[in-house]
RNA sequence: GCCCUCGUAGCAUAAUUGGAAAAUGCAGGUCCCUUCUAAGGACAAGAUUGGGGGUUCAAAUCCCUCCGAGGGCG
Numbered sequence: 001g002c003c004c005u006c007g008u009a010g011c012a013u014a015a016u017u018g019g020a021a022a023a024u025g026c027a028g029g030u031c032c033c034u035u036c037u038a039a040g041g042a043c044a045a046g047a048u049u050g051g052g053g054g055u056u057c058a059a060a061u062c063c064c065u066c067c068g069a070g071g072g073c074g
Stems, first nucleotide, its partner, number of pairs: 001073007010026004019057001029043004050066005
């Protein structure tokens, strides 16, 4: 330098090949339980999907560009 894959909550993963209010587990918060802690139970919150543009009635998903991670080739 070229090519491929990936980037979604603090962490780990989903999202049926464009269609809603982006879902789940763990962690964290409040409460219940317990003499206390752990375990268990209940509830609530947390993301403008790596940044920026574009296409579309509609984008996490398609296109362009940049940033970052991993891999391959030279």